[in-house]
RNA sequence: GAAGCCCGCCAGACCGCUGCUGGUGCAAUCGUGGAAACACGGCACUGGAGGAACGUCCGGACUGCACAGGGCAGCGUAGCAGGUAACACCUGUCCACCGUGAGGUGAGGAUCAGAGCAACAGAGACGAGUCCUCGUGGGUGACCACGAGGGGUGAAACGGGCAAUCUCUACGCGCAGCAAUACCAAGUAGGCCGGCAAGGGAGCAGGGCAACCUGCUUCCUGACUGUGGCUCCGCAGGAGCCGGCGGGUAGGUAGCACCGAGCCGUGGGGGCGACCCCCGGCCCAGAGGAAUGGCGGUCACGCCUGGGCGACCAGGCGCACAGGAUCCGGCGUACCGGCGGACUUCACAC
Numbered sequence: 001g002a003a004g005c006c007c008g009c010c011a012g013a014c015c016g017c018u019g020c021u022g023g024u025g026c027a028a029u030c031g032u033g034g035a036a037a038c039a040c041g042g043c044a045c046u047g048g049a050g051g052a053a054c055g056u057c058c059g060g061a062c063u064g065c066a067c068a069g070g071g072c073a074g075c076g077u078a079g080c081a082g083g084u085a086a087c088a089c090c091u092g093u094c095c096a097c098c099g100u101g102a103g104g105u106g107a108g109g110a111u112c113a114g115a116g117c118a119a120c121a122g123a124g125a126c127g128a129g130u131c132c133u134c135g136u137g138g139g140u141g142a143c144c145a146c147g148a149g150g151g152g153u154g155a156a157a158c159g160g161g162c163a164a165u166c167u168c169u170a171c172g173c174g175c176a177g178c179a180a181u182a183c184c185a186a187g188u189a190g191g192c193c194g195g196c197a198a199g200g201g202a203g204c205a206g207g208g209c210a211a212c213c214u215g216c217u218u219c220c221u222g223a224c225u226g227u228g229g230c231u232c233c234g235c236a237g238g239a240g241c242c243g244g245c246g247g248g249u250a251g252g253u254a255g256c257a258c259c260g261a262g263c264c265g266u267g268g269g270g271g272c273g274a275c276c277c278c279c280g281g282c283c284c285a286g287a288g289g290a291a292u293g294g295c296g297g298u299c300a301c302g303c304c305u306g307g308g309c310g311a312c313c314a315g316g317c318g319c320a321c322a323g324g325a326u327c328c329g330g331c332g333u334a335c336c337g338g339c340g341g342a343c344u345u346c347a348c349a350c
Stems, first nucleotide, its partner, number of pairs: 001346004006341005012299007020048007030041004050321001054332002057330005062177004074173005079093005094108001095106004109168002114166002116162002126159001131150008181254004187249001191245006199220009224237005262282004267278004301318007
């Protein structure tokens, strides 16, 4: 210097104008919406996406239900040792394979329990059998039986192989998921309880021995409702009306923005390492159709064009992937580019 391999970091900066959204404080204890629950409204200060917030694949926290213990079934994991709240993740190491190498990849237990499978080629592929040669025996013979040996095919030729086929062994897993779940709570319908009504007279008809029962007609009364603004009174309707309790729904609040498996530190210690233990500092988005935006300017960075011998100048374009939705740890996937470090191979120089 070229090519490579592994690890770590960044993901434009600043200013102005104008929006969106969370929190805290202050003040009025007010206004608006709502039956209520509750929500919104003023001013000031202040917070506001990521390395993957993504896929929702794995593991947990949390919540509800279930649960004495054990087993079966089902699902998952698999060298050994360690890390962790846990894992299918991570670290170290052994082995196998790939690479000259740094390094990378690996579902890497068991085929002395049982079953299943093996393309093409080959006589024959896991059942057994016999392509060629020789020997022995039998048979008139074709040939048959037994024994020994061999070439070829193929990944593998009687020895075994495959468990990423079932299976066995060991270990792990109760089921559902924040639309979990808890609380407050209309209207309508239904449930339970209580209260007031559902009445009275006469006549006719039917049933009955009778007491009486049923139906119709008519008269009086009638809780309650509507209406004449209200009472009285009038008119109309009238067999139901009123109150309470409890469950659920709409709606609302919490869960939910976290003192945490939390973040930061060229702090100390242990460990090869993953990681662990101390010390110091910090509090770091929290909506509910869902905010974190838009415009302008200056400076970076990259590319292109033009000018200049050159340092450079001018103009234009670009600046990725993507975006929270209960939270956390992983894995996987996407990504314009840039920076730093360790190491390897090759070439050259000393």
This is a predicted structure of a 350-nucleotide RNA (Bacterial RNase P class A) from Ramlibacter sp. Its Rfam family is "Bacterial RNase P class A". About the family: Ribonuclease P (RNase P) is a ubiquitous endoribonuclease, found in archaea, bacteria and eukarya as well as chloroplasts and mitochondria. The family's RNA type in Rfam is ribozyme. The coordinates come from a structure-prediction model, not an experiment, and the mean pLDDT is 76. The sequence is in RNAcentral, with records from ENA.